Context: one part of a larger RNA
RNA sequence: CUGGGCGUAAAGCGCGCGUAGGCGGAUGAUUAAGUCUCAUGUGAAAGCCCUGGGCUCAACCUGGGAACUGCAUUCCAAACUGCAAAACUAGAGUAUGGUAGAGGAUAGUGGAAUUUCAGGUGUAGCGGUGAAAUGCGUAGAGAUCUGAAGGAACACCAGUGGCGAAGGCGACUGUCUGGACCAAUACUGACGCUGAGGUGCGAAAGCGUGGGGAGCAAACAGGAUUAGAUACCCUGGUAGUCCACGCCGUAAACGAUGUCAACUAGCCGUUGGAGUCUUAGUAUUCUUAGUGGCGAAGCUAACGCGAUAAGUUGACCGCCUGGGGAGUACGGUCGCAAGAUUAAAACUC
Numbered sequence: 001c002u003g004g005g006c007g008u009a010a011a012g013c014g015c016g017c018g019u020a021g022g023c024g025g026a027u028g029a030u031u032a033a034g035u036c037u038c039a040u041g042u043g044a045a046a047g048c049c050c051u052g053g054g055c056u057c058a059a060c061c062u063g064g065g066a067a068c069u070g071c072a073u074u075c076c077a078a079a080c081u082g083c084a085a086a087a088c089u090a091g092a093g094u095a096u097g098g099u100a101g102a103g104g105a106u107a108g109u110g111g112a113a114u115u116u117c118a119g120g121u122g123u124a125g126c127g128g129u130g131a132a133a134u135g136c137g138u139a140g141a142g143a144u145c146u147g148a149a150g151g152a153a154c155a156c157c158a159g160u161g162g163c164g165a166a167g168g169c170g171a172c173u174g175u176c177u178g179g180a181c182c183a184a185u186a187c188u189g190a191c192g193c194u195g196a197g198g199u200g201c202g203a204a205a206g207c208g209u210g211g212g213g214a215g216c217a218a219a220c221a222g223g224a225u226u227a228g229a230u231a232c233c234c235u236g237g238u239a240g241u242c243c244a245c246g247c248c249g250u251a252a253a254c255g256a257u258g259u260c261a262a263c264u265a266g267c268c269g270u271u272g273g274a275g276u277c278u279u280a281g282u283a284u285u286c287u288u289a290g291u292g293g294c295g296a297a298g299c300u301a302a303c304g305c306g307a308u309a310a311g312u313u314g315a316c317c318g319c320c321u322g323g324g325g326a327g328u329a330c331g332g333u334c335g336c337a338a339g340a341u342u343a344a345a346a347c348u349c
Stems, first nucleotide, its partner, number of pairs: 003321004007303002012317001014201004021194003025088001027086001031082001033081002035077001039073004049065006091191001092188005097182003103177007110154001115149007125136002162169002206247006215241002220236004258316006266294008275285001276283001277281001298305002322349003331342004
């Protein structure tokens, strides 16, 4: 390489959009590039293979045949693929009317709580722990009442509930805005799927500049614990956490399960829509798009999966190939840096 694989053994890019490429619904007619048939030419000789002959046999030598699976040319065929033209509606999309939603961006508003400050009442403790101590307090703390300031987060509702491609999204209101779903028609007429490169988004931490800073809290300091304690516990506490703009581009970025499509028993919940009528109940059945639990067949090494497949298939991409060395070195690209990405070998078991 081939083959075989990728939920947990090595292996699905964190997630989209999309270029090239690959693949592509149904109809009849054309064409003949792929495809198919016959023929012709060529495919050196030797060798291999088959069959004769010659050295006493054999090796060896030699005659003939076959083969040379290929290439080219001229015809023939038209099912399939392709090309060009037409026509179709089941894929895809558009329009109309509705529905649900923490989808996104931005501006404003609200209450609870913590903290701080000011004032009142009031007196000796408070705080903390396994127990303590550091710490705070007679310069009046803690407790309690009133007022003010400021920042961050939004209890209950809340739900294997919802929305989003993923990361993720949760107080309320306005403005702008993306997507999804349902029902019935009308329209376009394959416009589709995937997607190497590319490009955009991408938690937390971290970085740059300028703000902000209540609580929490790496680092740090102190008190304990301990043989020690650079920890766990306690008292403090700075970056950071928040905002704006710009970087970083990684996570157990997980369903450890790529995207799209078709097919294959049932039963029970739940969310959004639509339908039916035996009572218009919140009922029943049907249907549709999600989201869960069990489970037939089947699959699986087992665990388990089971119409939301890990079943049966197709299209396209990515990835794996014993452990360590190593996701490292070197080189390249990117980055302010931290580092990211691409990615070996010697050696060793």
Small-subunit ribosomal RNA, central domain from an uncultured prokaryote, 349 nucleotides, folded computationally. It matches the Rfam family "Bacterial small subunit ribosomal RNA". Its family is annotated with ribosome and structural constituent of ribosome in the Gene Ontology. The RNAcentral record of the full RNA draws on ENA.